[in-house]
RNA sequence: GCCUUAUCAAGAGUGGUGGAGGAACCAGGUCCUUUGAAACCCGGCAACCUGAUCGGAUAAUCCGGUGAAGGUGCUAAAUCCUGCGGAAAAAAUCCGAAAGAUGAGGA
Repeated sequence: GCCUUAUCAAGAGUGGUGGAGGAACCAGGUCCUUUGAAACCCGGCAACCUGAUCGGAUAAUCCGGUGAAGGUGCUAAAUCCUGCGGAAAAAAUCCGAAAGAUGAGGA
């Protein structure tokens, strides 16, 4: 890199280093940023997986709660918004897809 599957409107800093970009890619918007971007460290959030613990059901697989030790992840804005399809569909709105991100599993 590919396949399957679940989730993606909640939550998380007035910290340190750093020193100019950043919000995935392309296009169009709209934003963030020298009142300090990216990146790294620390802190924090969450609870996907492992382990712990409590309860329930089953023939078995299982389901739910607590918790936060370990593995990830995340820590501006809905995945920042639109792009493709549908809803009488032009506007506005809603739903879905695609693409993407993350976890777990697989060839």
SAM riboswitch aptamer (S box leader), 107 nucleotides, folded computationally. The coordinates come from a structure-prediction model, not an experiment, and the mean pLDDT is 85. It was read from a public genome assembly, where an Rfam model found it.